[in-house]
């Protein structure tokens, strides 16, 4: 795009079209074929006439019976024509059925035209009728009587048939055609009419038109269908037809058809055409035309011009109907209609008015052909559903950043117009042409020809046309994440739902549903189905096989297909010219008819083809002649792991004898099994056996491939160079076909050293039917036969030619030889153009051509199934489906990753030193438990985390008692004059109630501030969500990377820069470079510390003067010195020697306090990990709202079988006790630090006084001196409990620290495994601060005092960086991911049968008929009837193959 559609939703109209695609399924009713009295005998029924009876009437006259065929007509007969048309359907057929061109010299042809000719006798019959008579009917049956355009027979016969002569003329083979003799044979009808005339009849030829036969070409599928065939394939004869012919039939011959697909199955009516497509092509065969074929199923005729007959006929079947049971009757695939079957297709309608048919002289009859109506959006075309103004951008509806805006939207409303269509009324064409008749005119004439008149409309009072009214009664449907045009908002929460494909939905859904809004299209819209197209995805036009599917394993060669030069012939293929033929209708173009379209007419041009002519000679192709280049012989020449056979050789192994010799060997990663004192391994000599052939040995050679390696000989084969002697395209390619064909494998017989499946044993392991060891049989080797595959690779068929080059190498040849150079044939490597999806490939193409062959078309199923072959067997060849998925794959890229690689680093290992793990005890965390033990945090990167202070409070958490404008803050509104509230009562308290005191400010006022109460409106939430945020923050990581701009390379991802060398703590720096720069990071700038110099000099300091004291910078003073705290210097590989281009690196170098980043700290790049926080604070969406809020009192966050993390304290002599004595930094203090004094053993409490503090004040320990304990559960250790006190504090019961006395547990250095630390480090000793009434502090965060060892060095472990490789990984190895099992579900294969079907064969019967054959019967004959025979639908009976369904059970496959 398209449809004979179907289904949802919708629906105002008109014209033009179509309308059972299923069950060729079954049929109720009714209609669809009759017509002619001008062919006949007749006369039931109708109408007239005569006639007669009868009634009524004066009658004409009506009206009733009878009668006569008299007329008009006519029912049923007899006859003629039609009934073969037209009108259905597609079953059946793959075929001369159709289409296209021929052919018929092998034929027919009613009805029509035309030419000629002819019509004379003659004769019995039978329908109807009547008369009888059978049957329920259908329908007979006998006897009798007749007529004909019904039979029949004689005559006639220039033509027509057959026969035989003889003859003339043409042909494509039989042969034809035209004229003659002579012989035999066939022919007829009448009707009408007064008549003329008119219609018929016989014959014979022609014409026309329709047929029936034969031929060439086309146009389905399967080759898992490869062989078919007996009337089959010819002959010559006969029959037979309308003709040919094995159409039939007798003898004879044995052909005849197939890979150019016979023969079988499966599917189908063909065509014009119709749909799509640029086209070539695909796909369809409704409707309309044309052919075929059928008329319930099968089978035969008959008659007839024509049939083997749709509404005839006989027979046989199966069905349905009637029956009186004896019989009979039917075919809607015709037009309407019913059921049935479906998703699904219509009225049991009018009319012959028009067209066309039949009969007929004509009128007329009949005509479900046809015209018309109905009935359905089922399609094509068309029109309407209003037009113009109309902004307060109305209201309502949606939404949003919400005192406002968008948006629906000029849309509505309103206001003016218009009336197609509707509604009512009037009018109202054309379809009619014309027949009877009239009438004119031609002709000799007439029922003849032409002109004029002139009835007849089913559709219809329809279309139109006109007048009137009035915006009136008229819009849906899918879509709205991408393809794909159109986006917000609530609901739901991987639910419910969507889905063509990708996908969507798991609390913020433009993808489910609703709503707004828009998009798209419109009286339609959407789904489904099916068909091209898109799709160069079957590639003719117009595809590819190296790796995506795809080159046969290799040769040879059948038949095929292609095929060098020259000239010549033909004229098959080809070119162009005429002539025919391609029906119409469609389609195209152009004109013209319905007011236009659709539709319809009318003209043209095609109709791309066949078919025949008369030409052309370039290709191609046949034919004969020539040539040498292709091809092959042939002489000469050299090569080679070419091939078969035989025959040598040596090294090694094995194993046998013999000797020497003694414990072991042998094997592994370490072992073990084995082998060995009966003497092994070792080693020496001798034999022997079988199998391979070290060095040479190479990107070497050779072979068609598979493959070929010691050396010699035979034998055979080739592939190369050289030559130019011979033939003269002999050539390429190859489907079947043959022939070779690695390794395993098979059969037979040999042979068996060595290795070695299987197997065994013996380690490894979780296990180890394996890898590793000891051993060991098939086999491994010949010989002869089979098998026929390998990643049989180059994953790259042969053959022939053309396209730059540079550089090895093997055989030859030329240039005398060497180097060299050149050629011709091979094997290599880089590369130029070009190919290619890249990778690559590039004269050994995967470049650009030419031939032929193979072989491919998504993945799995499956190289599987069945079937055929081929095999001893394993197998092998060829080779599907059903089902299932939306991918499988190939190339490159970028990352991860790897028990891959290379290079560096890092307390990462090693090398120390001290620790955890083991106790006890602090804390925290899991479990548990509990009314609650609030919550978060969870490998590293959670567990002295949040918490730098849980008795109340904190507090989130239980219980229980209260509150509901609410603990607390705004705005409004109203009220009160107060608020405030000592004290008292109840209460656990929160509250409640009483209840002294109190009497709000400015202002005259008005009113205004500002309290409380009551009311509202905003509160409030430690409740969800850290996977909606921000904002902070762990971690890789203080690693050394992360990126951009340009330019360049890729088709493109993407890459270059960043790589590569040196070097660094550094992507730090050189150098190098299709890169060039930059940016974030490093590093530097900042803090602090270390040195030094200025300046300043108090509360600090105190050299030197000087006063003073028991001492004391205590004082006057100084500004030296420490010290404070502000500038500054200073360190930069600058110097110097040695490597190094260089960057830079080394050195107990100098100098320097300090050296190579001086130490320490602040600082964290692009990102990871949906880390972590909604419980710090923000903040989005949900959720609560007399509770998920809030107030209060207790309780719990501190619970204990247990586990696990950080800690403290020990375990002792480098200690513990006890006594003496020395030195810090950094900080804190006002509800504070507290000197001093007193008591108290203390914890402290009384008193005192200094300091908001370089000024008072808190204050060191470990060291060292001395003494004491002497290896012990101690004088270690200090838990635990008991006792008695201090302090804070409303309160120390659940639950505080501290004191003192008493208790005096565990524990003697701590499994496997683990943590820190590289110098002021560790290790160890106090000190202080923050929280804070008090403190559970042993945590954290800082200060100083003492103060070590060690580091070979980078193999391992982990952790990172860069470069490199593989990758099927990409939520990236915690990756993917295979196979079995369990469970469902689907398809399928075999599988004992079993059912079914079509279709063949063979026997047996055999209807109907045709045909042959006959003696009695019938007929006046013609002729028939009986009887037999052939042939034969059906019908049994029989095997057998073919294909379907099932089927216990079973075998693999999918999801």
């Nucleotide at each position: 795009g398209a449809u004979g559609a179907a289904c949802g939703c919708u629906a105002g109209c008109g014209g033009c079209a179509g309308g059972c695609u299923u069950a060729a399924c079954a049929c109720a009713u009714g209609c669809a074929a009759g017509u002619c009295g001008a062919g006949g005998g007749g006369c039931a029924g109708c109408g007239g006439a005569u006639u007669u009876u009868g009634u009524a009437g004066c009658a004409a006259u009506a009206c009733a019976g009878g009668a006569u065929g008299c007329c008009g007509g006519c029912g049923a007969c007899c006859g003629g024509c039609g009934c073969a048309a037209g009108g259905g359907u597609g079953c059946g057929u793959a075929a001369c059925a159709c289409g296209u061109g021929a052919g018929u010299a092998a034929c027919a042809u009613g009805c029509c035209u035309g030419u000629a000719u002819c019509a004379g006798g003659a004769g019995g019959a039978a329908a109807a009728g009547c008369c009888g008579u059978g049957g329920a009917a259908a329908c007979g049956c006998g006897g009798u009587c007749u007529a004909a355009u019904a039979c029949u027979c004689c005559a006639u016969a220039g033509g027509a048939a057959u026969a035989u002569g003889a003859u003339u003329c043409g042909g494509c083979a039989u042969c034809g055609a035209g004229a003659c003799a002579u012989a035999u044979u066939u022919a007829a009808a009448g009707g009408u009419g007064c008549a003329a005339a008119c219609c018929g009849g016989a014959u014979a030829c022609a014409g026309a038109u329709u047929g029936g036969c034969u031929c060439g070409c086309g146009g389905g599928g399967c080759a898992u269908u490869a062989g078919c065939u007996a009337g089959a394939u010819g002959g010559a004869g006969a029959g037979g037809u309308a003709a040919c012919g094995g159409c039939u039939c007798a003898c004879c011959a044995u052909g005849g058809c197939g890979a150019c697909g016979a023969u079988g199955c499966c599917u189908a009516g063909g065509g014009g055409u119709u749909c799509u497509g640029a086209g070539a092509g695909g796909a369809a065969g409704a409707u309309c035309c044309c052919c075929c074929a059928c008329a319930c199923u099968g089978g035969g005729a008959c008659u007839g011009a024509g049939a083997c007959a749709c509404g005839g006929c006989c027979c046989a079947g199966a069905c349905u109907c009637c029956u009186a049971c004896g019989g009979g009757a039917g075919g809607c695939a015709g037009c309407a209609g019913u059921g049935a079957g479906g998703a699904a297709u219509a009225u049991u309608g009018g009319a012959c008015a028009a067209u066309g048919g039949a009969a007929g002289g004509a009128a007329u009859u009949c005509u479900g052909a046809u015209c018309c109506a109905g009935c359905c959006a089922u399609g094509c075309c068309g029109c309407g559903u209003g037009c113009a103004g109309g902004a307060a951008g109305a209201a309502g509806g949606u939404u949003c950043u919400a005192u406002g805006g968008a948006u629906u939207g000029u849309a509505a409303a309103c206001u003016g117009c218009u009336u197609u269509a509707g509604u009512a009324c009037g009018c109202g064409g054309g379809c009619a042409a014309u027949a009877a008749g009239u009438u004119c005119c031609a002709c000799g004439g007439g029922a003849u020809g032409g002109g004029a008149u002139g009835a007849u409309g089913a559709g219809a009072g329809u279309a139109g046309c006109g007048u009137a009214c009035g915006a009136a009664a008229a819009a849906g449907c899918a879509u709205c994440g991408g393809c794909u045009a159109a986006c917000u908002c609530c609901g739901u929460g991987c639910c419910a739902g969507c889905a063509g494909c990708c996908g969507c939905g798991g609390u913020a859904a433009u993808a489910c549903g609703g709503a707004g809004g828009a998009u798209g299209c419109g009286a339609g819209c959407g789904u489904u189905a099916u068909c091209c197209g898109g799709a160069u995805u079957u590639a003719u036009u117009g595809g590819g096989u190296u790796u995506a599917a795809a080159g046969g394993g290799u040769g040879c060669g059948u038949a095929g297909g292609c095929g060098g030069a020259a000239a010549g012939a033909c004229a098959a293929g080809u070119c162009a010219g005429u002539g025919g033929u391609g029906a119409a209708a469609g389609a195209c173009a152009u004109g013209g008819g319905c007011u236009a379209a659709a539709c319809c007419c009318g003209u043209g041009g095609g109709c791309u083809g066949c078919c025949a002519u008369a030409g052309a000679a370039a290709c191609u192709g046949u034919c004969g002649u020539u040539c040498u280049g292709g091809a092959a012989u042939g002489g000469g020449g050299a090569u080679g792991c070419u091939g078969u056979a035989c025959g040598a050789g040596g090294a090694a192994u094995g194993u046998g004898u013999a000797g020497u010799g003694u414990a072991g060997c042998g094997g592994u990663g370490a072992a073990a099994u084995g082998c060995a004192u009966a003497g092994a391994u070792a080693u020496u000599a001798c034999a022997c056996a079988g199998a391979a052939c070290a060095c040479c040995g190479a990107u070497u050679g050779c072979g068609a491939a598979g493959g070929c390696a010691u050396c010699g000989u035979a034998c055979a084969a080739a592939a190369c160079c050289c030559u130019g002697a011979u033939u003269g395209a002999c050539g390429c390619u190859g489907a079947g076909g043959c022939a070779c064909g690695a390794a395993a494998g098979u059969g037979u017989g040999g042979g068996g050293a060595u290795c070695a499946a299987a197997c065994a044993g013996g380690a490894u392991u979780a296990g180890a039917u394996a890898c590793c060891c000891u051993g060991g049989u098939a086999g491994u080797c010949c010989a002869c036969a089979c098998a026929g595959u390998a990643a049989a690779c180059g994953a790259u068929g042969a053959u022939a030619a053309c396209u730059a080059g540079c550089u090895g190498u093997u055989g030859g040849g030329c240039g005398g030889a060497a180097g060299c150079g050149u050629u011709c044939a091979g094997u290599g490597g880089c590369u130029a153009a070009g190919c290619g999806a890249a990778a690559g490939c590039g004269a050994u193409a995967a470049g650009u051509u030419a031939u032929c062959c193979a072989c491919c078309u998504g993945g799995g199923g499956a190289g599987u199934a069945c079937g055929a072959c081929c095999g001893c067997a394993a197998g092998g060849u060829u080779g599907a489906a059903a089902c299932u998925c939306a991918a499988a794959g190939g190339a490159a890229u970028u990352g991860a990753c790897g028990g891959g690689g290379g290079c560096c680093c890092g307390c990462a290992c090693a090398a120390g030193c001290g620790g955890a793990g083991g106790a006890a005890c602090a804390u925290g965390u899991g479990g548990u438990u509990u009314a609650a033990u609030u919550c978060g945090a969870u490998g590293a990167u959670a567990c002295g985390c949040g918490a730098g202070g849980a008795a109340c409070c904190u507090u989130a958490c239980c219980c229980g008692g209260g509150c509901u404008c609410g603990a607390a803050c705004g705005g409004c509104u109203c009220a009160u004059g107060a608020a405030u509230g000592a004290g008292g009562c109840a209460g656990a308290g929160a509250u409640g109630c009483c209840g002294a005191a109190g009497g709000c400010c400015a202002g005259c006022a008005a009113u205004g501030g500002g309290a409380u109460g009551a009311g509202u409106c905003g509160a409030g939430g430690u409740g969800c969500u850290g996977c909606a945020u921000g904002g902070u923050u762990g971690u890789c990581g203080u690693c050394a990377g992360c990126u951009c701009g340009u330019g360049c390379c890729g088709u493109g991802a993407g890459g270059u820069g960043u790589c590569g060398g040196c070097u660094u703590a550094a992507g730090u720096g050189c150098c190098a470079u299709a890169a060039c720069g930059a940016g974030c990071g490093c590093a530097a700038c900042c803090c602090u510390u270390g040195u030094a110099u200025a300046u300043a000099g108090u509360u600090a300091c105190c050299a030197g003067c000087g006063g003073g004291u028991a001492g004391a910078g205590c004082c006057g003073g100084g500004g030296a010195c420490u010290c404070u705290a502000u500038a500054u210097a200073g360190a930069c590989u600058g110097c110097c020697a040695c490597c190094g281009u260089a960057a830079g690196g080394u050195g107990a170098g100098a100098g320097g306090a300090a050296g190579g980043g001086g130490g320490g700290g602040a600082u964290g790049a692009c990102g990871u990990c949906a880390a972590a926080u909604c419980a710090g604070c923000a903040c989005g969406g949900c959720c609560c709202u007399u509770a998920c809020g809030u107030c209060c009192g207790g309780g719990g966050c501190g619970a204990c079988a247990c586990a696990c993390g950080u800690g403290u304290u020990a375990c002792a002599a480098u200690g513990g006790c006890a006594g003496g004595u020395a030195c810090a930094g950094a900080g804190g203090g006002g509800a504070g630090c507290u000197a001093c004094c007193u008591a108290g053993c203390g914890a402290u409490a009384g008193g005192a006084u200094g300091c908001g503090a370089a000024u008072c004040u808190c204050g060191a320990a470990a060291g060292c001196c001395u003494g004491u304990c002497u290896c012990a559960g101690u004088u270690c250790g200090g838990a635990u409990u008991g006792g008695a006190g201090u302090c804070u504090g409303c309160a120390a019961c659940u639950c505080g620290a501290c004191u003192c006395c008493a208790u005096g547990a565990a524990g003697u250095u701590g499994g496997a495994u683990u943590c820190g630390c590289u110098a002021g480090u560790a290790a160890u000793c106090g000190c202080g601060c923050a929280u804070c009434a008090g403190c559970c502090a042993u945590g954290g965060c800082g200060c100083g005092g003492u103060g070590a060892a060690u580091a070979c060095g980078u193999u391992c472990c982990c952790g990172g960086g860069c470069c490199u490789u593989g990758u099927a990984c990409a939520c990236a190895c915690c990756g993917c991911c295979c196979g079995u099992c369990a469970a469902g579900c689907c398809a399928u294969g075999g599988g004992a049968g079993c059912u079914u079907g079509g279709g063949g064969u063979g026997c047996c019967u055999g209807a109907a008929g045709u045909c042959c054959g006959u003696a009695a019967c019938c007929g006046a004959g013609a002729g028939g009837g009986g009887c037999g025979g052939c042939c034969a639908a059906g019908g049994g009976c029989a095997a057998a193959a073919c294909a379907a369904g099932u089927g216990a059970c079973u075998g693999g496959g999918g999801c």
A computed fold for a 1455-nucleotide RNA from an uncultured bacterium, annotated as small-subunit ribosomal RNA.
Its Rfam family is "Bacterial small subunit ribosomal RNA".
The prediction has a mean pLDDT of 83.